Overview:
This is a predicted structure of a 531-nucleotide part of an RNA (small-subunit ribosomal RNA, 5' domain) from an uncultured bacterium. Its Rfam family is "Bacterial small subunit ribosomal RNA".
[in-house]
Context: one part of a larger RNA
RNA sequence: AUUGAACGCUGGCGGUAUGCUUAACACAUGCAAGUCGAACGGCAGCAUGUCUAUCCUUCGGGAUAGAUGAUGGCGAGUGGCGGACGGGUGAGUAAUAUGUAGGAAUCUGCCCUAGAGUAACGGACAACCUGAGGAAACUCAGGCUAAUACGGUAUAACCUCUAAGGAGCAAAGCUGGGGACCUUCGGGCCUGGCGCUUUAGGAUGAGCCUACAUCAGAUUAGCUAGUUGGUAGGGUAAAGGCCUACCAAGGCAACGAUCUGUAGCUGGUCUGAGAGGAUGAUCAGCCACACUGGGACUGAGACACGGCCCAGACUCCUACGGGAGGCAGCAGUGGGGAAUAUUGGACAAUGGGCGAAAGCCUGAUCCAGCAAUACCGCGUGUGUGAUGAAGGCCCUUGGGUCGUAAAGCACUUUCAAUUGUGAAGAUGGUUUAGGUGUUAAUAGCACGCUAAACUGACGUUAACUUUAAAAGAAGCACCGGCUAACUCUGUGCCAGCAGCCGCGGUAAGACAGAGGGUGCGAGCGUUAAUC
Numbered sequence: 001a002u003u004g005a006a007c008g009c010u011g012g013c014g015g016u017a018u019g020c021u022u023a024a025c026a027c028a029u030g031c032a033a034g035u036c037g038a039a040c041g042g043c044a045g046c047a048u049g050u051c052u053a054u055c056c057u058u059c060g061g062g063a064u065a066g067a068u069g070a071u072g073g074c075g076a077g078u079g080g081c082g083g084a085c086g087g088g089u090g091a092g093u094a095a096u097a098u099g100u101a102g103g104a105a106u107c108u109g110c111c112c113u114a115g116a117g118u119a120a121c122g123g124a125c126a127a128c129c130u131g132a133g134g135a136a137a138c139u140c141a142g143g144c145u146a147a148u149a150c151g152g153u154a155u156a157a158c159c160u161c162u163a164a165g166g167a168g169c170a171a172a173g174c175u176g177g178g179g180a181c182c183u184u185c186g187g188g189c190c191u192g193g194c195g196c197u198u199u200a201g202g203a204u205g206a207g208c209c210u211a212c213a214u215c216a217g218a219u220u221a222g223c224u225a226g227u228u229g230g231u232a233g234g235g236u237a238a239a240g241g242c243c244u245a246c247c248a249a250g251g252c253a254a255c256g257a258u259c260u261g262u263a264g265c266u267g268g269u270c271u272g273a274g275a276g277g278a279u280g281a282u283c284a285g286c287c288a289c290a291c292u293g294g295g296a297c298u299g300a301g302a303c304a305c306g307g308c309c310c311a312g313a314c315u316c317c318u319a320c321g322g323g324a325g326g327c328a329g330c331a332g333u334g335g336g337g338a339a340u341a342u343u344g345g346a347c348a349a350u351g352g353g354c355g356a357a358a359g360c361c362u363g364a365u366c367c368a369g370c371a372a373u374a375c376c377g378c379g380u381g382u383g384u385g386a387u388g389a390a391g392g393c394c395c396u397u398g399g400g401u402c403g404u405a406a407a408g409c410a411c412u413u414u415c416a417a418u419u420g421u422g423a424a425g426a427u428g429g430u431u432u433a434g435g436u437g438u439u440a441a442u443a444g445c446a447c448g449c450u451a452a453a454c455u456g457a458c459g460u461u462a463a464c465u466u467u468a469a470a471a472g473a474a475g476c477a478c479c480g481g482c483u484a485a486c487u488c489u490g491u492g493c494c495a496g497c498a499g500c501c502g503c504g505g506u507a508a509g510a511c512a513g514a515g516g517g518u519g520c521g522a523g524c525g526u527u528a529a530u531c
Base pairs, nucleotide, nucleotide: 001530002529003528005527006526007525008524009523012378013377014376015375016374017373018371019370020336025334026333027332029331030330031329034081035080036079039078040077042074043073046072047071048070049068050067051066052065053064054063055062056061088289089288090287098213099212100211101210102209103208106206107205111202112201113200114199115198116197117196118195119153121151122150128143129142130141131140132139133138159168160167161166173194174193175192176191177190178189181188182187215261216260217259222252223251224250227249228248229247230246231245232244233243234242264286265285266284267283268279269278270277271276291312292311293310294309295308314325315324316323317322342368344367345366346365350364351362352361353360354359381411382410383409384408391402392401393400394399415472417467420464421463425458428455429454430453431452432451433450434449435447436446437445438444475520476519477518478517479516480501481500482499486515487514488513489512490511496503497502
C1' cells in the first nucleotide's frame, strides 16, 4: 500500500460497487423453457351466434334447460422450431486444457446473395371410442381419422458415382386480397406473403493438426507393446493406431521421460521506481462438470444441469407386486464455518425462444430489500462572545489549564422530517388515419414518411418547492523509545502491559483510573493474508 475479509467498540445521510473464499455436503416449498390454431384432426373448459322447448313480458324483449365446432378461441393430442442458448460451479485436468502464432483433410439449423424446382399418388398412427390389467406410476388389446407426420412414383442438374458409355438422388403445403371469365360451388384463375426441395457462394459457429510458452519434488531414473513406423481394410463431417489384420523394431528420457504432490487457464488484479513477486472474487474470453460411474438415442449442433437407458449410494411413496427423485439455476432450509443477503417486483428497458403478427414465456436481465463489506461525497452548525463564569484537574497556594470552549446575543437550514409539483429512461413499441411503393386494383402487403391515442417494475423516483427549529446526528485508538502526544492518584516483580527493545520489587511519563494532549474520523483499532 492492498483485501470478496472477520472480530471488538461506535454509528447520521446519500451515490456506486460487492456479498458461502468452508461441505462439488444433504435438500422441504415455489418459480427458473417454452411457443406456434397462418401445419393437423378435433372441442374438455370459457365467451358469442343460431335452433328447439318451457316460463315471464312494459310485446321491444328477457330468464331457464337442451342441441349445434357455426364463430372467437383452446385443455389434452399429432406435427414444427426451441429445450446444445441463456444461468451455475471449479470437482477433475500439469496437457485430449489455456495463451500466442500458424495449418489442411472438414461440417455448419436459423441468416444473406444467386440459379432451378415445388407434379401425381398411397398406407398408417395418436387424439377419440370400446374393452382389459394395476394401489399408483402407467400399460395392453381391438376399432375410426387428419396433416408441413410417414412411404413409394414421376421429374433431375452447373449435384453424386463412373470402367466416361452411362447410372443415381428431392419436395409440402399454409395464408391475405380480388375485377372480368370458368366451376363439380370446394375452387380454378390473377396477385401478395410465409414456407418446402436442390445447387453454388458468403457469414457465423464448431471439430481437427503443428510449434513455442505453461507449478513443485531426483529422498521419483529409467518408461512404453497399439507401444513407434509401414501396407491393406474399416470407421468418421474430416487427417490420423482412431480401430483391425499383417510386417518391421521402434518411440520417449538429466534440455528431466515416467512417477508423486498441488492446481481450472487467460485478459487481468494487488504490490513495486522498475525488474520482479503474489494472485486468478466480481467483469470478459476459453475449458471442464451437472448425485457417483458407464452408455448411446434424437438432432445442424449433445454423448445433453431442469432428456433417455443401465449400475451404485442416498431420500421418499407403496395395497410389498412395484414406483418416484437429483438446487454446482433464483430465492430459501439444515449442516460446516471466524464469515457472506429476500422463500421480493416487473417483463417498462436490453437481450433470448416461438409466432406472419398481436402476443406468450424468460429468477437472463432491469429494479427493489438486507449488510459501514469497500470506495467516493455530505452533514453533525456559522459569527460574535472575558466577570477568562461555575465545575473538573494540577499547583511552588501566587496561580495555571480545560477555554471563546460554554452560557448569552445575532445568523443560516445542507442532510434527515414535513407539504405540494414533477422530468428522463419511450428518438422505442402497438393501434388507427393519411402518404409513397408493389399490383389490373382505391383489396392486401411493405415503409428509419406524417399525425393522433395508448404503453414505466423502479416510484411516495431524480429534481424543484412549502413549513418548523440549532433544532435529530461523534466516536475510536494511542501518549517510555522506534512514533505525533504528560501530569496526578492507586498498585508495589503483585495485579498487569508488550510489535521489538523492554516496564512493574513505595515517589512507575511503560500497569489501572482521572485530568490534559496527539492521530484519524462515521469510523477507529485488532487479527489474518500478499507485495